[in-house]
Context: one part of a larger RNA
RNA sequence: UGACGGGGGCCCGCACAAGCAGUGGAGCAUGUGGUUUAAUUCGAUGCAAAGCGAAGAACCUUACCAGGGCUUGACAUGCCCCGAAUCCUCUUGAAAGAGAGAGGUACCUUUGGGAACGUAGACAUGGGUGGUGCAUGGCUGUCGUCAGCUCGUGCUGUAAGGUGUUAGGUUAAGUCCCGCAAUGAGUGCAACCCUCGUGUUUAGUUGCCACCGUUGAGUUUGAAACCCUGAGCAGACUGCCGGUGAUAAGCUGAAGGAAGGUGAGGAUGACAUCAAGUCAUCAUGCCCCUUAUGCCCUGGGCGACACAUGUGCUACAAUGGAUGGGACAAAGGUUCACGAUCCCGUGAGGGUGAGCUAACUCCAAAAACCAGUCUUCAGUUCAGAUUGCAGGCUGUAACUCACCUACAUGAAGCCGAAAUCGCUAAUAAUCGCCUGUCAGCCAUAUGGCAGUGAAUUCAUUCCUGGGCCUUGUACA
Numbered sequence: 001u002g003a004c005g006g007g008g009g010c011c012c013g014c015a016c017a018a019g020c021a022g023u024g025g026a027g028c029a030u031g032u033g034g035u036u037u038a039a040u041u042c043g044a045u046g047c048a049a050a051g052c053g054a055a056g057a058a059c060c061u062u063a064c065c066a067g068g069g070c071u072u073g074a075c076a077u078g079c080c081c082c083g084a085a086u087c088c089u090c091u092u093g094a095a096a097g098a099g100a101g102a103g104g105u106a107c108c109u110u111u112g113g114g115a116a117c118g119u120a121g122a123c124a125u126g127g128g129u130g131g132u133g134c135a136u137g138g139c140u141g142u143c144g145u146c147a148g149c150u151c152g153u154g155c156u157g158u159a160a161g162g163u164g165u166u167a168g169g170u171u172a173a174g175u176c177c178c179g180c181a182a183u184g185a186g187u188g189c190a191a192c193c194c195u196c197g198u199g200u201u202u203a204g205u206u207g208c209c210a211c212c213g214u215u216g217a218g219u220u221u222g223a224a225a226c227c228c229u230g231a232g233c234a235g236a237c238u239g240c241c242g243g244u245g246a247u248a249a250g251c252u253g254a255a256g257g258a259a260g261g262u263g264a265g266g267a268u269g270a271c272a273u274c275a276a277g278u279c280a281u282c283a284u285g286c287c288c289c290u291u292a293u294g295c296c297c298u299g300g301g302c303g304a305c306a307c308a309u310g311u312g313c314u315a316c317a318a319u320g321g322a323u324g325g326g327a328c329a330a331a332g333g334u335u336c337a338c339g340a341u342c343c344c345g346u347g348a349g350g351g352u353g354a355g356c357u358a359a360c361u362c363c364a365a366a367a368a369c370c371a372g373u374c375u376u377c378a379g380u381u382c383a384g385a386u387u388g389c390a391g392g393c394u395g396u397a398a399c400u401c402a403c404c405u406a407c408a409u410g411a412a413g414c415c416g417a418a419a420u421c422g423c424u425a426a427u428a429a430u431c432g433c434c435u436g437u438c439a440g441c442c443a444u445a446u447g448g449c450a451g452u453g454a455a456u457u458c459a460u461u462c463c464u465g466g467g468c469c470u471u472g473u474a475c476a
Base pairs, nucleotide, nucleotide: 001476002475003473004472005471007470008469009468010467011466012465013464015460019423020422022420023419026314027313028312029311030310031309032308033307034305035304042053043052064300065299066298067297068296069295070294073125077124078123079121082118083117088101089100090099091098092097107114108113126290127289128288130287131286132285136283137282138278139277140276141274148187149186150185151184152183153182154163155162156161168177169176193266194265195264196263198234199233200232201231202230203229204228209222237260241253242252243251244250303442316416320375321374322373323372325370326369332363333362338355342351343350344349382413387408388407390405391404392403429452430451432449433448434447
């Protein structure tokens, strides 16, 4: 100087407390461990692995296994022989491939040849999702959006170092004020960026409709007020007032205001730490393989199943379930697409194919909700697993191993021990909608969007994590 302490002081955080809803019990989905296997490819392992890489494993993907093949190779550059190339037919084969046959010439040209493509050859090489993340770059997690981390000059100490950065206040903040052997500066903080919330100016189509007519319908004419959309500007700064404070920084209350003290959310992550993660995104040193650890193909596997565990979904019901009516969103996507209408089907879906390259058409029905009717506390008109049978769609292909529909079947489950997670306001809870990936989909996931909409916070004693000062130490 650090680190540590069941030492001290000060302070903060959904850290506790006060509340709400959960997990842990059930069934299922999914990930992991273990076991099994020819293979169950690989990586991630306390917080910070485990619905993670994977924004989508039937083939492909695919890296794994079995079998069948290739060896200058699936791919790149160079040399060289022959032929333009593509195409067509046959045999064999699971395919990859192997063998055979037929036909047939093109472009530029200085007529030598050249360009593109294919076959054969010898090597230089090519290839490796092989190893090492403890050789590395890059990227990322974490402490932590915590308030810290340093430097120049000066002063001080024999030196390691110290001072500044400590003290008194204050702040979300090393934020600011004040004092001081310090005086300045950098990086973090804050601000600058984006979205939302208010007004105004401008622009009115595909959006809007107050007046005016009109219609089944803002449909048409008309209008530019409103709504909305896009762009620009204004607005919030403790600016103003009272109190308090050291006359400071600030704190507190009120006014005005759409918004008040960081307005709300996002992006933004200092010096370092964990030899943290990644050689399987990519790049790369070294090592290793080279008729194989490379390459092609078919089939299988990644989907196994005494078990253990993480994350979720659905429930256990009457604040509910069933049934037929009625109402109100936002944000997205759409041309190899979205697909209206009408017809067929109980339905999934099929036929038809208007419109739309989209503020226009379509996906699209929002659902919780409201007012009716049935059900009356039961393993039930709760719950829906499992299974049977019949269909539909995508796709060469749905057995291993997809999704959806109808009918039948109707399991566990009556609120969950020890323990444990999230959340402080448009939040939790609850209710639907959309996207990417994508032929299809194992999505109950992920990322967004709006609807309805709470309870509680006495306080910092304790638990836990962190910051500053100080103290002890046989630790570095």